[in-house]
RNA sequence: GAGGGCGUAGCGUAGCGGUUUAACGCGCCGGCCUGUCACGCCGGAGAGCGCGGGUUCAAAUCCCGUCGUCCUCG
Numbered sequence: 001g002a003g004g005g006c007g008u009a010g011c012g013u014a015g016c017g018g019u020u021u022a023a024c025g026c027g028c029c030g031g032c033c034u035g036u037c038a039c040g041c042c043g044g045a046g047a048g049c050g051c052g053g054g055u056u057c058a059a060a061u062c063c064c065g066u067c068g069u070c071c072u073c074g
Base pairs, nucleotide, nucleotide: 001073002072003071004070005069006068007067010026011025012024013023018057028044029043030042031041032040050066051065052064053063054062
């Protein structure tokens, strides 16, 4: 330099154009339980999808650019 994969809550993932402002596990906070902790049960907070633009009535999802990361080729 060329080609390709992946960037979504603190961490790991789902979601692949359309019900309401994105779901699950772990973690975190509160409560119940317990002599205490853990387990278990109940409830809650936390991301608008790497960034910028475009297409569309509608975009995390499609397209373009760009940044980061990984792989392959030279």
Molecule: transfer RNA
Organism: uncultured bacterium